[in-house]
Background: This is a predicted structure of an 83-nucleotide RNA (transfer RNA) from a Candidatus Omnitrophota bacterium. Its mean pLDDT, the model's own confidence on a scale to 100, is 80. Lineage of the source: Bacteria > Pseudomonadati > Candidatus Omnitrophota. Its Rfam family is "tRNA". Rfam classes the family as a transfer RNA.
């Protein structure tokens, strides 16, 4: 160069064009204990903001559609192929 294949909350990963991130780690808080470990129960995307709330979020930018992680364009970035 050309051809494919990934990219998703801290961390693995899952979703078929309709609640964005189930599920699991983890990571606060709490029960239990003299203490702790294990076990159990709640929380848990970023961001502002005393709250109530806004606002943004699937690698970056555009499209298409009433609706996009999912569909197209282009680009980055990592793997694999190939002369």
């Nucleotide at each position: 160069g050309c051809c494919g294949a990934a990219g998703u909350g801290g961390u693995g990963g899952a979703a078929u064009g309709g609640c964005a991130u189930a599920c699991a780690c983890g990571u606060c808080g709490g029960u239990c204990u003299c203490a702790a470990a294990a076990a159990c129960c709640g929380a848990u995307g970023g961001u502002c903001g005393u709250a109530a709330g806004g606002c943004c979020u699937u690698g970056u930018g555009g499209g298409u559609u009433c609706g996009a992680a999912u569909c197209c364009c282009a680009c980055c970035u990592u793997c694999g192929g190939u002369a």